[in-house]
Predicted 3D model of a 79-nucleotide RNA (c-di-GMP-I riboswitch aptamer) from a Frankiaceae bacterium.
The coordinates come from a structure-prediction model, not an experiment, and the mean pLDDT is 84.
The model forms 100% of the base pairs in the Rfam consensus.
Taxonomically the source falls in Frankiaceae (Bacteria, Bacillati, Actinomycetota, Frankiales).
RNA sequence: CGGUCGAAAGGGCAAACCCGUCGCGAGGCGGGGACGCAAAGCCAUGGAGGUCCGUCCAGGACCCUGCCAGGCCGUCGAA
Numbered sequence: 001c002g003g004u005c006g007a008a009a010g011g012g013c014a015a016a017c018c019c020g021u022c023g024c025g026a027g028g029c030g031g032g033g034a035c036g037c038a039a040a041g042c043c044a045u046g047g048a049g050g051u052c053c054g055u056c057c058a059g060g061a062c063c064c065u066g067c068c069a070g071g072c073c074g075u076c077g078a079a
Base pairs, nucleotide, nucleotide: 005077006076012037013036017032018031019030020029021028022027035066041072042071043070045069046068047067049063050062051061052060053059
């Protein structure tokens, strides 16, 4: 110095659930709360999943990055 590595320390984020609020809904936001996370930081680009519309289909509009890829960026340094 590096990584298909992850001890320690200092920080960071925050699942379920509860309250408030917005949305037809999936779900978003704020507060509480911690199951977990080195990218659980950012981007809906591809796939998966979900919602609504559509009688069904075809199709359309959305949600989700804490499902997996991809892109950008990135803290510390024991074995």